[in-house]
RNA sequence: GGACGAUUAGCGCAGUCGGUUAGCGCGUCUGCCUUACAAGCAGAAGGUCAUUGGUUCGAGUCCAAUAUCGUCCA
Repeated sequence: GGACGAUUAGCGCAGUCGGUUAGCGCGUCUGCCUUACAAGCAGAAGGUCAUUGGUUCGAGUCCAAUAUCGUCCA
C1' cells in the first nucleotide's frame, strides 16, 4: 500500500426480507428472604445502534466516506 470482516446498554452478544414498541445473558441499583453474607425470588435504571452524509413514506438493517480494531496479501 491492497483485500475482507467487525463496531448495538458497564462487559459479552442477538436483531430474520427495511415496517408500528431495540432485546438477551452477566453486571449495577432497590425490595423480599437471612442474625448477617452468599444463593434464590420480584422489580427498576441504563442506548445519539462508531461518526458524517445519502436512498426511502419509513434505516440498527441498504449505499458512500471517515475513524477504530482484527485477519490475510504485498